[in-house]
RNA sequence: AGAGUUUGAUUCUGGCUCAGAACGAACGCUGGCGGCGUGCCUAACACAUGCAAGUCGAACGAGAAAGGGGCUUCGGCCCUGAGUAAAGUGGCGCACGGGUGAGUAACACGUAGGUAAUCUCCCUUAGAGAGGGGAAUAACCCCGCGAAAGCAGGGCUAAUGCCCCAUACGCUUCCCGAAACCUCGGUUUUGGGAGGGAAAGGAUGCCCUAUCCUUGGAAGGUAUCGCUCAAAGAUGAGCCUGCGCACCAUUAGCUAGUUGGCGGGGUAAUGGCCCACCAAGGCUACGAUGGUUAGCUGGUCUGAGAGGACGACCAGCCACACUGGAACUGAGACACGGUCCAGACUCCUACGGGAGGCAGCAGUGGGGAAUAUUGCGCAAUGGGGGAAACCCUGACGCAGCAACGCCGCGUGAGUGAUGAAGGCCUUCGGGUCGUAAAGCUCUGUCGGAGGGGAAGAAGGGCUCUGGGUAAAUAAUCCAGAGUCUUGACGGUACCCUCAAAGGAAGCACCGGCUAACUCCGUGCCAGCAGCCGCGGUAAUACGGAGGGUGCAAGCGUUGUUCGGAAUUACUGGGCGUAAAGCGCGCGUAGGCGGCUUACCAAGUCAGGUGUGAAAGACCUCGGCUUAACCGAGGAAUUGCGCUUGAAACGGGUAGGCUUGAGUGUCGAGGAGGAAAGCAGAAUUCCCGGUGUAGAGGUGAAAUUCGUAGAUAUCGGGAGGAAUACCAGUAGCGAAAGCGGCUUUCUGAUCGACCACUGACGCUGAGGCGCGAAAGCGUGGGGAGCAAACAGGAUUAGAUACCCUGGUAGUCCACGCCGUAAACGAUGGAUACUAGAUGUCAGGCCCGCCUUGGUUGGGCUUGGUAUCGACGCUAACGCAUUAAGUAUCCCGCCUGGGAAGUACGGCCGCAAGGCUAAAACUCAAAGGAAUUGACGGGGACCCGCACAAGCGGUGGAGCAUGUGGUUCAAUUCGAUGCAACGCGAAGAACCUUACCUAGGCUUGACAUCUCCGGAAUCCCCCUGAAAGGGGGGAGUGCCCGCAAGGGAGCCGGAAGACAGGUGCUGCAUGGCUGUCGUCAGCUCGUGUCGUGAGAUGUUGGGUUAAGUCCCGCAACGAGCGCAACCCCUACCCUUAGUUGCCAGCAUUUAGUUGGGCACUCUAAGGGGACCGCCUCGGUUAACGGGGAGGAAGGUGGGGAUGACGUCAAGUCCUCAUGGCCUUUAUGCCUAGGGCUACACACGUGCUACAAUGGAGGGUACAAAGGGUUGCAAUACCGCGAGGUGGAGCUAAUCCCAAAAAACCCUUCUAAGUUCGGAUUGGAGUCUGCAACUCGACUCCAUGAAGCUGGAAUCGCUAGUAAUCGCGGAUCAGAACGCCGCGGUGAAUACGUUCCCGGGUCUUGUACACACCGCCCGUCACACCACGAAAGUCGGGUAUACCAGAAGCCAGUGUGCCAACCUGCAAAGGAGGUAGCUGUCCAAGGUAUGACCGGUAAUUGGGGUGAAGUCGUAACAAGGUAGCCGUAGGGGAACCUGCGGCUG
Repeated sequence: AGAGUUUGAUUCUGGCUCAGAACGAACGCUGGCGGCGUGCCUAACACAUGCAAGUCGAACGAGAAAGGGGCUUCGGCCCUGAGUAAAGUGGCGCACGGGUGAGUAACACGUAGGUAAUCUCCCUUAGAGAGGGGAAUAACCCCGCGAAAGCAGGGCUAAUGCCCCAUACGCUUCCCGAAACCUCGGUUUUGGGAGGGAAAGGAUGCCCUAUCCUUGGAAGGUAUCGCUCAAAGAUGAGCCUGCGCACCAUUAGCUAGUUGGCGGGGUAAUGGCCCACCAAGGCUACGAUGGUUAGCUGGUCUGAGAGGACGACCAGCCACACUGGAACUGAGACACGGUCCAGACUCCUACGGGAGGCAGCAGUGGGGAAUAUUGCGCAAUGGGGGAAACCCUGACGCAGCAACGCCGCGUGAGUGAUGAAGGCCUUCGGGUCGUAAAGCUCUGUCGGAGGGGAAGAAGGGCUCUGGGUAAAUAAUCCAGAGUCUUGACGGUACCCUCAAAGGAAGCACCGGCUAACUCCGUGCCAGCAGCCGCGGUAAUACGGAGGGUGCAAGCGUUGUUCGGAAUUACUGGGCGUAAAGCGCGCGUAGGCGGCUUACCAAGUCAGGUGUGAAAGACCUCGGCUUAACCGAGGAAUUGCGCUUGAAACGGGUAGGCUUGAGUGUCGAGGAGGAAAGCAGAAUUCCCGGUGUAGAGGUGAAAUUCGUAGAUAUCGGGAGGAAUACCAGUAGCGAAAGCGGCUUUCUGAUCGACCACUGACGCUGAGGCGCGAAAGCGUGGGGAGCAAACAGGAUUAGAUACCCUGGUAGUCCACGCCGUAAACGAUGGAUACUAGAUGUCAGGCCCGCCUUGGUUGGGCUUGGUAUCGACGCUAACGCAUUAAGUAUCCCGCCUGGGAAGUACGGCCGCAAGGCUAAAACUCAAAGGAAUUGACGGGGACCCGCACAAGCGGUGGAGCAUGUGGUUCAAUUCGAUGCAACGCGAAGAACCUUACCUAGGCUUGACAUCUCCGGAAUCCCCCUGAAAGGGGGGAGUGCCCGCAAGGGAGCCGGAAGACAGGUGCUGCAUGGCUGUCGUCAGCUCGUGUCGUGAGAUGUUGGGUUAAGUCCCGCAACGAGCGCAACCCCUACCCUUAGUUGCCAGCAUUUAGUUGGGCACUCUAAGGGGACCGCCUCGGUUAACGGGGAGGAAGGUGGGGAUGACGUCAAGUCCUCAUGGCCUUUAUGCCUAGGGCUACACACGUGCUACAAUGGAGGGUACAAAGGGUUGCAAUACCGCGAGGUGGAGCUAAUCCCAAAAAACCCUUCUAAGUUCGGAUUGGAGUCUGCAACUCGACUCCAUGAAGCUGGAAUCGCUAGUAAUCGCGGAUCAGAACGCCGCGGUGAAUACGUUCCCGGGUCUUGUACACACCGCCCGUCACACCACGAAAGUCGGGUAUACCAGAAGCCAGUGUGCCAACCUGCAAAGGAGGUAGCUGUCCAAGGUAUGACCGGUAAUUGGGGUGAAGUCGUAACAAGGUAGCCGUAGGGGAACCUGCGGCUG
């Protein structure tokens, strides 16, 4: 630091996803040790049990028992236990420590301040005191009630408990002053006067030095601890303030103690905190009120930072303690382990009544994915009490459990190649696990055993010494010495010794991102998946294995946070077309603001200072063996406060200026707005005339109008709406918008020259106004047009497009509506930054004609438009009218869909508008440009593509192939063109792959091993054959002396293996078809573009051709085209046998002699190249015409098939990966089948006849084939053919007759003398064999068929048509196929149309590429959501009722010890139970709004593999599309009106 994912590819936008770090985690698999940390995130759910706050006898009174000892009359008593335990009065503590985060959006918290508005137990410092008295009351005793908890009554008693009086340095209240300071409110200091208020002289130790009793004690002294008052400090707390501190505006108004004042009350203290009265205020867009969520902070995690998220552990603050309320005590509480009341719950109960509160530590249940021991100890640290010893302390220190986290260590080290065995893979050679193992040599961490063994301990007791206080050598305090003593952890850390490699490795991943690859299994199944995506028989993606990669006592997964994400953009984004500029203006708040002078200093900057707790983070050093962890010091803490300064900038105050802005003057143009009037053309209607049969309308028609007189035409009239030409990327207006003429009223703009005001400016949240069309209300008006509607057409349908009608509406007035593709899809203002050209309005200058006006040129200001440099942009494009460079202000955007929808609110008469979500769902949705493909887009061109012609097919019969059907089998393949007389150039057996049956199992065939035998031939039995059984004959070749061996062949045996026309042509090679013999397809370098790509290859010509020429940021090149090759057409040369014969001779005959001239044959040449002439063309390429020539513009034909397309065809030609099969899917054999037959299609043959049939006669070919062959002459047969065999290995002989043609005769228009199917009979040939199932012949039979519907095929010249001949295959079996020649036409105006193709261009939402894409209804399934009669719940508001406990107030006739009066009784003062009242929790009643759950039914939405209906959109998408609105319609949609071009 980036990466993957939208596309065929590109670029941009944009979302989704990943790699990182982290965690109080959980889950899965696995698990050796130690250290340090951490551990209910959920139910602030309920809790059994134990413990968590007591202590003081040196404040006080009282005071056991068990046990032990002694005595005893055996009843008991005494001593000890012991002034102990337990309890009580009293003091201090219990407000700390510990837990939790429910509530709280608040001065709760943080930070900085204030308190002149306050308190503070204990502690410290210094000061002053403690005098005299009094009355009670627990405990205890007696008695009673109660189940219990507990309670009542009577009696006794103490205090550091309570009370009274005295005293008062401070203190405090009031009055009268003074001074200083001050925030003007007060504060501080001080003088005088009058009042008020304390205490425990208690406890303990020691001592007698002055007094009294006198071993010693009392008063007393002394020490320590306590007590009171007041002051100061320290600490802690209360209150107040500035600033900071979550989300929702679909919460916009809230508020009656509310805001303030005066006077009181209350508090430690300010204050409506509370009360009475008065006033009517207070808060709020800088977000009040309401709702939701939440403890806050230091910090933690992440991040480069800025930020974002979080607030476990540790630390600070707050809040809470079953829920709600309340006060008491106290220095402090409205109190976690206190009280009272109410409520819910649990428990006890004798039913009357009582008890309880783990969010302390353990622990239990429950909830949950999930979180520990009912442990040890007060040894340390800290806390409470105590004078102290000491006691208490689930704070704390330790231990236990958990890989929950961080850190450290180990599971061994060295050597070891026959690279062992084994596994896996394999191209079978090998590779790999792998020095890995074994083996050998070592070491000893952890764990185990044995032994030693800390630090953490400071204190405390006792004794002594010194010092302080003191009268004192008592006592006490301080310091020191000696001695005794204190450790939960724990016999732990640590150290030593011993044995022993021994006890100690897993998890995830391996398609890309992302490090790591093979085999097997599976076969869109099972499964994987973070995203893209894998899996449909060769899966590096599933599962297993081997191997590898990563991390490691852990590894993965899940969840969450930050990051990457510049994807909320302060740092650091955007808005023409990707999401995004409000339809336009006026303007409030706010934000921003020209030049200049002076001052101020709140902003700003600088210095100083206080604070910013500690911990954490960072740096340095140090302590545990290291690290984690811990300690010390430093720096930092970006903040806030105070203070001193600076004055440039921004701000403020005061003053000036004119350039921004505005005003005036003089001109100018304009469909700017409003109102009134007027005008002509046209449509329609009415009246009249002329006139007659049609008119109208369309692609074509029809509905419609018309003989009752239309249309047409002329004249007259009515009425409404709109204003041709001018008219123009002309004008005006803010936009919407504005168009005949005249008048009135009125707004804005521009120009010119000056003058004036003096920043008056820009923008503009809310707000207000204007705002096309459609639509709404009321009233008019209504000619034309025209939603709806009706009819006619079209159509499969046609709720449309087209036509005929036609109502709202369109028009006017007034009032609503408030939206449009309200668009330049571009907010407003200002400044700056090359130009060119046109145009509108004005001004200036020059020129021409010249009253003056038309007018030409230049300059300039303001509009408007096109092009264009820099620059910008993803590109397209924008470009002084910016989308450039900058500043200011406003609006808006943050993936697609759901959705501009729901709900709520506001507006509206309604339609509806404005504001505006979520659940759910997808991995895209998009912009621009590129290459293709496509278009019922355009341009150009070609082709038997159409047209023009000729002949066919489609109808018949037959042949043949296919489908289908049938069958035991009808083997398989080929399937639009490009399968279908195709593989098959030939199925009776064979072929043959299929079926049935009979057989074989190393096999019919190949290689290897062993054994035997020569091979081979013949015969017999059985069987359908294969096969099985038996017999006989027979002995070769090479080496070797022989024995024997070898090659080859046959037979036998065992196993490796053979075999497979079994599957996969979608695993393949090769071959082939097709587009297409179409003219195309590419590359190198250069150039252009961010890039895909473009250029070249486009353009102008030309060609059959990317053929050639010219031009050109291209220059060249390759594969194609053409040419080179073959045949053919002409000529020449050479050569003449088997060929030929002109002349000579000869013959039946080129038969023979002779000849090679000719034909021909077959080898080599020539010839044709737009070469020549002429015209056109750009002086070109080339084209038209002509001459010559056998041939003329590639002469004709063939071979030759670019890059590629169709997963085209073929595993059954062959080859081949993989899979399957192995007594069978192999092999042999017989028979059958491939030849079936209601039917359908393709390709052919023969015909339907007279251009013909039949009979007779007479000619003329080419190219082939032939020894397993072709076969002549001759003979036989009607014939197929037979007999026979001359000749021929072929220019020699044979097949072989060519046929149509031509001549003569006949048939005479008919199912025929056409046609020949079918059938019967008889034969021939081939062959082992013609039954299934051959061909041919003869005789007989004589079917359909009389020119073939829709449709469709071939052919442009030696072609079509027609006629015959040959060949391959082959024993036989062509109407097929491949060739050959004979006869031999017609037509082409032309490129509009159909089909196919090429080039350029255009549009595109297509790229599997139009056989594309894609929209909506309907039906089905699932999902989330809205509405809804209701219903359930929650919190909340208002009104009223009610009113526990308690504080306060009143009363208090009941009751009362202290003080006063009084001898007493009693009274007084003061208090109190009770009662009353205010306030008030729970509760109740009623009403309202809100939130949530649920609901019959209902609405749309989303998703779903192949459902139904149509075809709306994308191409001119077949009616251009889209926006707003209105109506209509199964649905997409259609139509009207206005608008936009995307």
Annotation
Small-subunit ribosomal RNA from a groundwater metagenome, 1542 nucleotides, folded computationally. The sequence is in RNAcentral, with records from SILVA. Model confidence (mean pLDDT): 85 of 100. Rfam family: Bacterial small subunit ribosomal RNA. Its family is annotated with structural constituent of ribosome and ribosome in the Gene Ontology.